[in-house]
RNA sequence: CAUUCCGAGGAGCGCUGCGACAGGUGCCCUGAUCUAUACUGGAAGCACCUGCCAGGCUCGGAGCGAGGUUUCAGCAACAACGGCGCUCGGUUAAA
Numbered sequence: 001c002a003u004u005c006c007g008a009g010g011a012g013c014g015c016u017g018c019g020a021c022a023g024g025u026g027c028c029c030u031g032a033u034c035u036a037u038a039c040u041g042g043a044a045g046c047a048c049c050u051g052c053c054a055g056g057c058u059c060g061g062a063g064c065g066a067g068g069u070u071u072c073a074g075c076a077a078c079a080a081c082g083g084c085g086c087u088c089g090g091u092u093a094a095a
Base pairs, nucleotide, nucleotide: 001065003063004062005061006060007059008058009057010088011087012086013085014084015083018056021051022050023049024048025047026046027045028042029041031039055081
């Protein structure tokens, strides 16, 4: 640095839907046919539609891979954020 798992960042309900994911259609490619806008098949890519969707982010721990450094241990630190509306909890004299 990348990646997997676990934990944490108080909780719940409703709404919208960017990315990812799932499905479909078209473009595209391909096969046969005299030809074909029809038909067969299809990896990747692109576009559109439908579904799902507001911890996908950050921090801590553990595992794993790559790179760097070179004695090890210890010390230290543990927050900042998260669309809109509503409700609850905690804190507060109240907000």
Annotation
Predicted 3D model of a 95-nucleotide RNA (SAH (S-adenosyl-L-homocysteine) riboswitch aptamer) from an uncultured Gammaproteobacteria bacterium. The sequence was found by an Rfam model in a public genome assembly.